Description
A computed fold for a 474-nucleotide part of an RNA from an uncultured bacterium, annotated as small-subunit ribosomal RNA, 5' domain.
[in-house]
Context: one part of a larger RNA
RNA sequence: UGAACGCUGGCGGCGUGCCUUAGGCAUGCAAGUGGAACGGUCCCGCUUCGGCGGGAUAGUCGCGAACGGCUGAGUAACACGUAAGAAUCUACCUUUUGGUGUGGAAUACCUCGUCGAAAGACGGGCUAAUACCGCAUAAGGUGCUUGCACGAAAGGGCUUAACUGCCCGCCGAAAGAUGAGCUUGCGGCCCAUCAGCUUGUUGGUAGGGUAAUGGCCUACCAAGGCUAUGACGGGUAGGGGACGUGAGAGCGUGGCCCCCCAGAAUGGGACUGAGACACGGCCCAUACACCUACGGGUGGCAGCAACUAGGAAUCGUGCGCAAUGGACGAAAGUCUGACGCCGCGACGCCGCGUGAGGGAUGAAGGCCUUUGGGUUGUAAACCUCUUUUGCCAAGAAGUAAAUGUCUUGGAGAAUAAGCAUCCGCUAACUACGUGCCAGCAGCUGCGGUGAUACGUAGGAUGCAAGCGUUGCCC
Numbered sequence: 001u002g003a004a005c006g007c008u009g010g011c012g013g014c015g016u017g018c019c020u021u022a023g024g025c026a027u028g029c030a031a032g033u034g035g036a037a038c039g040g041u042c043c044c045g046c047u048u049c050g051g052c053g054g055g056a057u058a059g060u061c062g063c064g065a066a067c068g069g070c071u072g073a074g075u076a077a078c079a080c081g082u083a084a085g086a087a088u089c090u091a092c093c094u095u096u097u098g099g100u101g102u103g104g105a106a107u108a109c110c111u112c113g114u115c116g117a118a119a120g121a122c123g124g125g126c127u128a129a130u131a132c133c134g135c136a137u138a139a140g141g142u143g144c145u146u147g148c149a150c151g152a153a154a155g156g157g158c159u160u161a162a163c164u165g166c167c168c169g170c171c172g173a174a175a176g177a178u179g180a181g182c183u184u185g186c187g188g189c190c191c192a193u194c195a196g197c198u199u200g201u202u203g204g205u206a207g208g209g210u211a212a213u214g215g216c217c218u219a220c221c222a223a224g225g226c227u228a229u230g231a232c233g234g235g236u237a238g239g240g241g242a243c244g245u246g247a248g249a250g251c252g253u254g255g256c257c258c259c260c261c262a263g264a265a266u267g268g269g270a271c272u273g274a275g276a277c278a279c280g281g282c283c284c285a286u287a288c289a290c291c292u293a294c295g296g297g298u299g300g301c302a303g304c305a306a307c308u309a310g311g312a313a314u315c316g317u318g319c320g321c322a323a324u325g326g327a328c329g330a331a332a333g334u335c336u337g338a339c340g341c342c343g344c345g346a347c348g349c350c351g352c353g354u355g356a357g358g359g360a361u362g363a364a365g366g367c368c369u370u371u372g373g374g375u376u377g378u379a380a381a382c383c384u385c386u387u388u389u390g391c392c393a394a395g396a397a398g399u400a401a402a403u404g405u406c407u408u409g410g411a412g413a414a415u416a417a418g419c420a421u422c423c424g425c426u427a428a429c430u431a432c433g434u435g436c437c438a439g440c441a442g443c444u445g446c447g448g449u450g451a452u453a454c455g456u457a458g459g460a461u462g463c464a465a466g467c468g469u470u471g472c473c474c
Base pairs, nucleotide, nucleotide: 001471003470004469005468006467007466010352011351012350013349014348015347016345017344018310023308024307027305028304029303032063033062034061037060038059040057041056042055043054044053045052046051070263071262072261080187081186082185083184084183085182088180089179093176094175095174096173097172098171099170100169101135102134103133104132110125111124112123113122114121115120141150142149143148144147155168156167157166158165189235190234191233196226197225198224201223202222203221204220205219206218207217208216238260239259240258241257242253243252244251245250265286266285267284268283269282288299289298290297291296316342318341319340320339324338325336326335327334328333355385356384357383358382365376366375367374368373391410392409393408394407395406396405418463419462420461421460422459424443425442429458430457431456432455433454439446440445
C1' cells in the first nucleotide's frame, strides 16, 4: 500500500473494497413532473335535475430528460495545467424598458373499419388548447437601390355587481450573472536499431458553411510548410489538484475525494433542442443474444444490487426520501440505487480490553544439572478488590423506522492471545533427535556423530488482535 497468501482472532469509531475481461448479463429498481395549458373518459358526494364540488387517469402540450451516476477503452493532443486573447452563443435566474390587438385551419385522445402470431401499422369520421398558421402594430434589429421592405406574442388562476385589482405566465429589446464554443505563449513520457516528412499539404483571392475565427469546405492562383531546439514513425499513457517517500533536491504514483477531458456492445450518421451528434433517444451497418405462427420482431448494467466468466483477489438481488441536493409544480406534493443510513470483509488507521493489589514453604509439574541445585516464578494456588468489554433486566433521549447511543441495577475474573524469531548482520540459548541425510537460507553460509544455523521440547526476545511471507514504490 485499493493489496494477496499462511497461522491466529474480543470490541468500538472513522475510512475503504473488481487493480484482471471497456468480457457477457436472468430479475428488480436507477427520470420524471405539471389538471392553476387542453378536450375527453371513469369514480365519489351534493342537487332546486339546470348543474356544482372533489379525486383518478391514457392522450395533446410545456419544462426536464445535455444534470446527477459509471468507467478510463481511446487520446502524446491546445487533451490537461497555467497565463493571455477576440470573431461568438447562452434555457431557467436578476435588473431596466416597451408590448400582450384581431382572425383561421388542423390533429391526438375517442369512434367505426382493415391487416398482423406478436411488435405494431393503415384508412374514414368528430373535437380542444399556453400546440400550429395568418393579419395589425415595430422602439430597437435585419436587408438593400437610403427611404423603402421584412419580421412578435398566449393565455391561466383568485377576486369584484362591474370597470377593475392581485398572482403566475407570453413577446420584442438592452445589460448582468452563469455555462459553453474558439485562438495563442509556456509546461510535463520512452525509442535515432524511427532522419527525412507533407498535396488541402503552406499561403493568397473569391465563395460556401458555422453561434463564431479559420483549408473547416470548394474553385482558381502561387510553391510553399515542418525538421537534429528531434519533424515523421513506433511504443506506452487519460491530464491536474494531489498522494507516497525524502533533510532537501529529487524519485515514484494518479486508487478514494475535487476540477477538466473522453466513452456508453463495435463503426457511422443526423434529428429535436438554449444546449447533444445524446449511457437508460432515433436511423443504418456489424457481431452477439432472445422471441417467432418463419412472414417478421426485440435488446444493450463502463447506473445500484445480483449472476456468470476471468483471477492471487474485491461486498447485500438491504432500508428510506426524515436530512442535503436535483427535476417538475402557484402550492400541496410526486420522482430521485444522487444522497442519507444499515449489512459484509482485521482491508487500513486510531482507540479500548483480555484484570488490579497482596502473595515464598520460592508448592506440584515441565526443562536443565557438576545431583548441591538452577529455571519456569509472584508466575500459579490463596486473600482482598474492581467490572471496561461481553451477558441479563428496566428506563431515556434519539431515529423515517431501525441499527447504534446514554442512564440505572444484577450476577460474574468471569467471555477474550497469538504470531514470528533466537550463528553474525539483529534483541534473544540449552537439551534431545538427525548425521552433506532430512532439511534451512535475505547476504555471508549451516548439516559428513558433541549442530546456540535442520526438527522437537524447555527457556528467551520482538511485536501484539494481530504477526509473518510475497508483490510494488521511495